[in-house]
């Protein structure tokens, strides 16, 4: 040096006019001051906060997980190990409970692939593939193998999704037609059945057919974030100090001018370039995309 693995940082920056949007002030028209997309905001693959169902049970069904042990709201995430597998290694991945509960699979080859089967040789019986090598195969004698086959074991899980869900405002046709019913119970709700519980009367169910589709609130101070210290192998935890960093609603940092940073080309002058890609209830995570760098580690095999 190079290849290759394990982690981190940043994601152009300043100034200056104009613009564009929330938030405070106020004289409420306007001025003034403060803020303004991400590490993945992407996927929609998990888990949850919250809201409604609702006062919410038992069975069956479904669905997830699979060494141990710890972190976490939580989880199939993470951390640490232990055992398998790949790699030269650093490291990386889990398909990690059970085959004597039961069903299944296993092409070809081979005499035969399972209470199956008998090829060649050789032993040995009254007799039998009775025993043994040989051959075929990934497996050859009431056989191992497979459960990312059905399945069984433990152990857990109610649904739905912010278009959730409140609450005001307008207008219409509180009207018409079938059908069932008014406590002797039509109907409805409880993922799906079932059962059981609750609701329940000028009432429900199904049709056709009118009206409407505005506004507010949910809405961002949090399982937030930085930084110090202790305890811990580590994920994390505790505590102490500080900070407050979008809340659009058809959808908001864009335009223009200078000037620096950084990378490539070039003898310079100069010239070109800076990635992926935009929140829409919020967080924890995993996956995928992707430019510059910056630490630590491994060494096949080659160089000095």
């Nucleotide at each position: 040096c190079a290849c290759g693995c394990a982690g981190g940082u940043c994601a152009c920056c300043c100034u200056a006019u104009c613009g564009u949007u929330c938030c405070g002030a106020u004289u409420c028209a306007a001025u003034c001051g403060g803020g303004a997309a991400g590490g993945a905001a992407a996927g929609u693959c998990c888990g949850g906060a919250c809201a409604c169902c609702a006062c919410a049970g038992c069975g069956c069904g479904g669905c997830a997980u699979a060494g141990c042990g710890g972190u976490u709201a939580a989880c199939a995430a993470c951390c640490g190990u232990c055992c398998g597998u790949u790699g030269a290694a650093a490291a990386a991945c889990g398909a990690g409970g059970a085959c004597c509960a039961g069903u299944g699979c296993a092409a070809c080859a081979g005499a035969a692939a399972g209470a199956a089967u008998g090829u060649a040789c050789a032993g040995g019986u009254a007799a039998u593939g009775c025993u043994g090598u040989a051959g075929u195969g990934a497996a050859a004698u009431c056989a191992g193998g497979u459960a990312a086959a059905c399945u069984c074991u433990a152990u857990g899980c109610g649904g739905u999704g912010a278009a959730a869900c409140g609450c005001c405002a307008u207008g219409u046709a509180a009207a018409c037609c079938a059908g069932c019913g008014c406590c002797c119970g039509a109907g409805g709700a409880u993922u799906g059945c079932g059962c059981g519980u609750c609701c329940g009367a000028u009432g429900c169910u199904g049709g056709a057919g009118g009206g409407u589709a505005g506004g507010c609130g949910g809405c961002u101070a949090g399982a937030u974030c930085u930084u110090a210290u202790u305890a811990g192998u580590a994920a994390u935890a505790a505590u102490a100090a500080g900070a407050c960093c979008a809340g659009a609603u058809a959808a908001a940092u864009g335009a223009u001018a200078g000037g620096g940073a950084c990378c490539c080309c070039g003898a310079a002058a100069g010239g070109g370039g800076u990635a992926c890609a935009g929140a829409a209830u919020c967080c924890g995570g995993c996956u995928u995309a992707u430019g510059a760098c910056c630490u630590g580690c491994u060494u096949u095999u080659u160089u000095u």
RNAcentral holds the sequence, with entries from ENA. A computed fold for a 304-nucleotide RNA from a Flavobacteriaceae bacterium, annotated as Bacterial RNase P class A. Rfam family: Bacterial RNase P class A. Rfam links the family to the GO terms ribonuclease P activity, dimeric ribonuclease P complex and tRNA processing. The family's RNA type in Rfam is ribozyme. The gene name in the source record is rnpB. The coordinates come from a structure-prediction model, not an experiment, and the mean pLDDT is 78.